[in-house]
RNA sequence: GCUACCAACCGAACCAUCGCUCCAUCCUUGUGGCGGAGAGGAAAGUCCGGACAGCGCAGAGCAAUGCACCGGUUAAGAGCCGGGUCCCCGGCAUUCUUUGAAUGCAGGGGAACAGACAGUACCACAGAAAAUAACCGCCCCGUUCUCACGAGCAGGGUAAGGGUGAAAAUGUGAGGCAAGAGCUCACGUUCGUUUUGAGUAAUCAACGCGAAGGGUAAACCUUGCAUGCUGAAAUGCCAUGUACACCAGCGCCUGAGGGCUGCUCGCCCGAUGCUGGAGGGUAGGCAGAAAGAUCGCUGCAGCAAUGCAGCGGCCAGAUAAAUGAUGGUUUAGAAACAGGAUCCGGCUUAUGAGUUGGUAGUUUUA
Numbered sequence: 001g002c003u004a005c006c007a008a009c010c011g012a013a014c015c016a017u018c019g020c021u022c023c024a025u026c027c028u029u030g031u032g033g034c035g036g037a038g039a040g041g042a043a044a045g046u047c048c049g050g051a052c053a054g055c056g057c058a059g060a061g062c063a064a065u066g067c068a069c070c071g072g073u074u075a076a077g078a079g080c081c082g083g084g085u086c087c088c089c090g091g092c093a094u095u096c097u098u099u100g101a102a103u104g105c106a107g108g109g110g111a112a113c114a115g116a117c118a119g120u121a122c123c124a125c126a127g128a129a130a131a132u133a134a135c136c137g138c139c140c141c142g143u144u145c146u147c148a149c150g151a152g153c154a155g156g157g158u159a160a161g162g163g164u165g166a167a168a169a170u171g172u173g174a175g176g177c178a179a180g181a182g183c184u185c186a187c188g189u190u191c192g193u194u195u196u197g198a199g200u201a202a203u204c205a206a207c208g209c210g211a212a213g214g215g216u217a218a219a220c221c222u223u224g225c226a227u228g229c230u231g232a233a234a235u236g237c238c239a240u241g242u243a244c245a246c247c248a249g250c251g252c253c254u255g256a257g258g259g260c261u262g263c264u265c266g267c268c269c270g271a272u273g274c275u276g277g278a279g280g281g282u283a284g285g286c287a288g289a290a291a292g293a294u295c296g297c298u299g300c301a302g303c304a305a306u307g308c309a310g311c312g313g314c315c316a317g318a319u320a321a322a323u324g325a326u327g328g329u330u331u332a333g334a335a336a337c338a339g340g341a342u343c344c345g346g347c348u349u350a351u352g353a354g355u356u357g358g359u360a361g362u363u364u365u366a
Stems, first nucleotide, its partner, number of pairs: 001362009012330007020038004025033002027030001040337001044348002047346005052231004059265004064227005069083005084113001085111005091105006114222002119220002121216003135162002137158004142153004170188006189212005195206004235287004246277005257269003294313008
């Protein structure tokens, strides 16, 4: 340099003509004139957290659901930032040594990261056996055969060697033993722990002491922390209109019914009332509705996420649903995925071209 993968940024701007919607203003009140504005990085999924509105303001317990290393940030968050631990990928160096192993160093990526010494449960197949172990093997003793070596049978000991497997009772060496075994010793490994040092902490290191089948909790479970519910078709106001009527059940303070996740207890509201049936009338308008936990630039603090201060800006608001078409210019490109409906901060998924960074491969292509 090229190729592949991962991550980040960006997703158009200007002019002209015609068309549509909203705001504001003017007038000759007309679908009139002038002016301004007019779809996304994901608007998508409806996954997480909130603002706002309504109910509750008396709660307690159980259930249910969610989270889970440490610190910071935030309105909050299962988000984001920084660090710690563990795992994975390749690279470099050193040592042992043989085509591998161990140690160290930096680079990239990931984690649904509390507990397996509370309990229950599971680990297929293979294998003797997946934790109450004996297939091959090794050793001892008895017996039969043999010149001997040795072979067969029966009993006892063994878990160091071999085999099976992802995994078989902590590794190596020496001693010991009938043969073996942490049986004994030395040096290690992993886990736990007292003390000391560093650090806000998670944690790391060192000297001691103790222990030794492993894995799975995105299995049930245990521990700690947290959680009121509903959703803009929420909710509030105005106008119009009808039938102050009919039937049934329950009830009227000895309490029907109600109090917006479920259950129990408790507390509160509560009267010609509540529930159901049949029937009649209306279905129009306004608000919510975009000035915001807002956007841009600069400075300061911070490793960063982010915070503070100053200056400046106003950038959709439809209601069956507007934001379009054509031509030209600029640019590396104007294409793909795709279209607001209460709003905001995130996460996830889809996505053309270009740029930047990282990893791996290729090897002279510039």